[in-house]
RNA sequence: CCAGGCCGCCGGGCGGCCGCGGCGCGACGGCUUCGGUCGCUGCGUCGAGGAAAGUCCGGGCUCCGCGGGACAGGGCGCUGGGUAACUCCCAGGCAGGGCGACCUGACGGAAAGCGCACAGAAACACACCGCCAACCCGAUGCCGCGCCUCGCGUUUGCGAAGUGCGGCGGCGUCGGCGGCAAGGGUGAGAUGGUGCGGUAAGAGCGCACCAGCGGUCGGGUGACCGGCCGGCUGAGCAAGCCCCGCCCGGAGCAAGACCAAAUAGGGAGGCGUCGGCUCGUCCCGGGCCGCCUCCGGGUAGGUCGCUCGAGGCGGCGGGUAACCGUCGUCCCAGAUGGAUGGCCGCCGCCCGAUGCGCAACCAUCGGGUACAGAACCCGGCUUACAGGCGGCCUGGCGUC
Numbered sequence: 001c002c003a004g005g006c007c008g009c010c011g012g013g014c015g016g017c018c019g020c021g022g023c024g025c026g027a028c029g030g031c032u033u034c035g036g037u038c039g040c041u042g043c044g045u046c047g048a049g050g051a052a053a054g055u056c057c058g059g060g061c062u063c064c065g066c067g068g069g070a071c072a073g074g075g076c077g078c079u080g081g082g083u084a085a086c087u088c089c090c091a092g093g094c095a096g097g098g099c100g101a102c103c104u105g106a107c108g109g110a111a112a113g114c115g116c117a118c119a120g121a122a123a124c125a126c127a128c129c130g131c132c133a134a135c136c137c138g139a140u141g142c143c144g145c146g147c148c149u150c151g152c153g154u155u156u157g158c159g160a161a162g163u164g165c166g167g168c169g170g171c172g173u174c175g176g177c178g179g180c181a182a183g184g185g186u187g188a189g190a191u192g193g194u195g196c197g198g199u200a201a202g203a204g205c206g207c208a209c210c211a212g213c214g215g216u217c218g219g220g221u222g223a224c225c226g227g228c229c230g231g232c233u234g235a236g237c238a239a240g241c242c243c244c245g246c247c248c249g250g251a252g253c254a255a256g257a258c259c260a261a262a263u264a265g266g267g268a269g270g271c272g273u274c275g276g277c278u279c280g281u282c283c284c285g286g287g288c289c290g291c292c293u294c295c296g297g298g299u300a301g302g303u304c305g306c307u308c309g310a311g312g313c314g315g316c317g318g319g320u321a322a323c324c325g326u327c328g329u330c331c332c333a334g335a336u337g338g339a340u341g342g343c344c345g346c347c348g349c350c351c352g353a354u355g356c357g358c359a360a361c362c363a364u365c366g367g368g369u370a371c372a373g374a375a376c377c378c379g380g381c382u383u384a385c386a387g388g389c390g391g392c393c394u395g396g397c398g399u400c
Stems, first nucleotide, its partner, number of pairs: 001396010012347007020047007028039004049371001053382002056380005061252004073248005078092005093107001094105004108243002113241002115237002128184002130180003136176010146163002149160004192210006211233001213230007256304004266295006275289005311330008348369008
């Protein structure tokens, strides 16, 4: 210098004018039970985020429900730690990837059971091609011995032909009965892998190393790791059902609590029998409609909940770390049609062009300055984001 990995952080600054919401103080005006309250206005002060977002996970808080157990349903799943809690975070183990710094991981169980397309002979069960012919059976070729017949010779012998339901042995070919799973082929996967020995050919059949399983010893809190021994090994998929272990009541601030009109309706008491209707008719009596007073529920509206909190910042201490403890300091939005905005100037940052032939610097001009905005509050996760900064580390090249 180039390429890259991890961790942390910022994400505009200053000024002017106008405007908005909360709170405090004050002026003016209305109402007043004289405590206040409402309107308007001046001053002061505070006024979005790292994600306020998605609303995915976990808590606080509130209301409702709740005898116990089981089933169903859902979630999670290596180990240790952190935490209010978590499916989050930290550290570690193992597996996979990367030359490396590092990254990724639904990472319990496949001898409980079910299921698994196509291809293939066969998918816990097999022999398609292939290899073998040691053993047994049949056919057949050759050779040797034996035997029968004939010829010659004759003390043993030699030669020829035959041995066809009918001899013995050896070598070979074919087939059968068989053996094998090494090789080929199918497949994601074929019953441990590689090598040597062994064999008729083969095979953990034997041996060495490696993987796996079991036992044992040692290290570690543990996941797990290492040594030794053993028989040799019983497929894979659980992000298919399933089994095992652990966890889980529901709804959410429009939760919920309080104050409380107008109108309509409800309940209780009283008044009046003047009127109407009704209990078939008349009398008495009752009911409804009517009037007055009181009570309670709900709605509009208002108040609380509401922001001081598992809080921010700094120091010190503990811990590898996540995090925890302690001391100091700070108060940092609370709207409810929902404020936090608009314009201008200067500066900063980035990009491009030109001055300038290259680089840097400088100057001028032009462009850009993101993603997005609280609504009960926290802890996480995920996603979006112009541009920029810091630290540690890895690989390569160059120079000394």